The RNA shown here (Fluoride riboswitch aptamer (crcB RNA motif)) has 61 nucleotides and comes from an Acidobacteriaceae bacterium. The model forms 100% of the base pairs in the Rfam consensus. The sequence was found by an Rfam model in a public genome assembly. Rfam family: Fluoride riboswitch aptamer (crcB RNA motif). Gene Ontology terms of the family: positive regulation of gene expression and response to fluoride.
[in-house]
RNA sequence: AUCGCCAUGGGUGUUGGAGUUCACCUAAACCGCCCCUCGGGCAGAUGACUCCUACGAAGAA
Numbered sequence: 001a002u003c004g005c006c007a008u009g010g011g012u013g014u015u016g017g018a019g020u021u022c023a024c025c026u027a028a029a030c031c032g033c034c035c036c037u038c039g040g041g042c043a044g045a046u047g048a049c050u051c052c053u054a055c056g057a058a059g060a061a
Stems, first nucleotide, its partner, number of pairs: 009026005016052006032042004
């Protein structure tokens, strides 16, 4: 210096925060999908569930 294993910690999962849970990474994980891919179209603040905040639409007081 490199490789493997164990423990602990940390990080990530298409735009913010928190709780629970799952998966992945250890310098990577990750950086949305579809089509006829020059270009055109689509869903969503979640990986999943719930809550808050921001944004958008409609209605009521």